RNA sequence: GCCGAUGUAGCUCAGUUAGCAGAGCAAUGCUUUCGUAAAGCAGAGGUCGUGGGUGCAAAUCCCACCAUCGGCU
Numbered sequence: 001g002c003c004g005a006u007g008u009a010g011c012u013c014a015g016u017u018a019g020c021a022g023a024g025c026a027a028u029g030c031u032u033u034c035g036u037a038a039a040g041c042a043g044a045g046g047u048c049g050u051g052g053g054u055g056c057a058a059a060u061c062c063c064a065c066c067a068u069c070g071g072c073u
Stems, first nucleotide, its partner, number of pairs: 001072007010025004019056001028042004049065005
């Protein structure tokens, strides 16, 4: 330099067939206990890597860029 994959909650990931952004774990609060752990319950937590385009509508489609990983030279 060229090619490809990945980027979504604190972590691991789903959602990609455009139409209300989700799950598990963690953390927080509550119940239970003399207390802790375990168990149960509840609520919260997101500029969907960045910028632009298309479109009534974009995490999703298109373009550029950034980061990580892999391959080729």
This is a predicted structure of a 73-nucleotide RNA (transfer RNA) from Candidatus Uhrbacteria bacterium RIFCSPHIGHO2_02_FULL_46_47. Taxonomically the source falls in Candidatus Uhriibacteriota (Bacteria, Bacteria candidate phyla). RNAcentral records the identical sequence in 5 taxa. Its mean pLDDT, the model's own confidence on a scale to 100, is 83. Rfam family: tRNA. Gene Ontology term of the family: triplet codon-amino acid adaptor activity. RNAcentral holds the sequence, with entries from ENA.